A computed fold for a 385-nucleotide part of an RNA from a soil metagenome, annotated as large-subunit ribosomal RNA, domain III. Model confidence (mean pLDDT): 82 of 100.
[in-house]
Context: one part of a larger RNA
RNA sequence: GAGUAGCGAUAAACAGGGUGAAAAGCCCUGUCGCCGUAAGCCCAAGGUUUCCUGCGCAACGUUCAUCGGCGCAGGGUGAGUCGGCCCCUAAGACGAGGCGGAAACGCGUAGUCGAUGGGAAACUGGUUAAUAUUCCAGUACCUCUGUGUGAUGCGAUGGGGGGACGGAGAAGGUUAUGCGAUCCGGGUGUUGGAUGUCCCGGUUCAAGCGUGUAGGCGUGCUGUCUAGGCAAAUCCGGACGGCUUAGCUGAGGCGUGAUGACGAGUGCCCUUGUGGCGCGAAGUCGCGGAUACCAUGCUUCCAGGAAAAUCCUCUAAGCUUCAGUCAUACAGGGACCGUACCGUAAUCGGACACACGUGGGCGGGAUGAAUAUUCUCAGGCGCUU
Numbered sequence: 001g002a003g004u005a006g007c008g009a010u011a012a013a014c015a016g017g018g019u020g021a022a023a024a025g026c027c028c029u030g031u032c033g034c035c036g037u038a039a040g041c042c043c044a045a046g047g048u049u050u051c052c053u054g055c056g057c058a059a060c061g062u063u064c065a066u067c068g069g070c071g072c073a074g075g076g077u078g079a080g081u082c083g084g085c086c087c088c089u090a091a092g093a094c095g096a097g098g099c100g101g102a103a104a105c106g107c108g109u110a111g112u113c114g115a116u117g118g119g120a121a122a123c124u125g126g127u128u129a130a131u132a133u134u135c136c137a138g139u140a141c142c143u144c145u146g147u148g149u150g151a152u153g154c155g156a157u158g159g160g161g162g163g164a165c166g167g168a169g170a171a172g173g174u175u176a177u178g179c180g181a182u183c184c185g186g187g188u189g190u191u192g193g194a195u196g197u198c199c200c201g202g203u204u205c206a207a208g209c210g211u212g213u214a215g216g217c218g219u220g221c222u223g224u225c226u227a228g229g230c231a232a233a234u235c236c237g238g239a240c241g242g243c244u245u246a247g248c249u250g251a252g253g254c255g256u257g258a259u260g261a262c263g264a265g266u267g268c269c270c271u272u273g274u275g276g277c278g279c280g281a282a283g284u285c286g287c288g289g290a291u292a293c294c295a296u297g298c299u300u301c302c303a304g305g306a307a308a309a310u311c312c313u314c315u316a317a318g319c320u321u322c323a324g325u326c327a328u329a330c331a332g333g334g335a336c337c338g339u340a341c342c343g344u345a346a347u348c349g350g351a352c353a354c355a356c357g358u359g360g361g362c363g364g365g366a367u368g369a370a371u372a373u374u375c376u377c378a379g380g381c382g383c384u385u
Stems, first nucleotide, its partner, number of pairs: 013031006032382004040362004046342002050340001051075006060068002080141002082338003086119003092113003098107003122139005142334011153319002158314004166301004172294003177288005183202005188196001204261002208256004215249003220243007228236002262283001265279005302305001348357002364376003
């Protein structure tokens, strides 16, 4: 220079009370304002204790600070079912032998890895200062092992089925959810109207089990033969007969789960507090309605749209007093890792508490074609002078 520029979105504050040495900024209450396909909620990535509580205010916070994502201390993440690990494979990686090369090394068979994909099973309510599909209550389900009983051709790294898949379009059935009525509890002051055609609040419940609907696919059983499926086959495929229209799949609904939970409200308790302990009404119907489910469906098109395992079935070697397999009952096991918190952001990437960037899901009401627009629930904020 200069007490100058600036103090990082013009969403906005004000009052009373509290705490305190001190309050524009902290806490409580009331009023006001802002967002509301978000500035709300849930995950993934990334961060790695920032979460909660107590005590502090030097520094950090573009001001103050009694406050804090700051300092100190203590506490906090509970799983057979969520995700991983595990089984399986894709692109790709590695690669016994092998091939190439002077070598370093390169390529690559068998194979081993490798999810962003396939593969068993859980919901509702309650609870903490901080975790919950993990704890607790209630009601379930899956898988493995053992034992008992009964029956019995079992057996794979091999065969077959299945898993198993594209784009576009259309129609239908539903639910989530919303709205209205009904029902229940309460109110009834102002007034032109007033016990009513008025006002306020509530009217909520899952998995599982049973039933098997709208719909979709569609013959099924059996007899004989069989140059195919690298061996075998009772399996699959093929051929010829007989009897038949079975069977499979499938949302939702209904019943049960539930004589339960939740529930407006209300009673009691030091009415300290976002407190504790109890009681507890109604809990039905109609309409709108999804891009969600039925649906890996249906129709259509050409560019013809993963693989392998789990699973079912067939036999080979082998074993057939055993073992093994199936059914049923009972008992036992289900380890390890993640789980706090932020997550369109002051906790991530940008040197910062940075008007930038950041994948997926939910996203109510009125208006409307709409996730536009404007207003507004729930919820969250007023952007640290």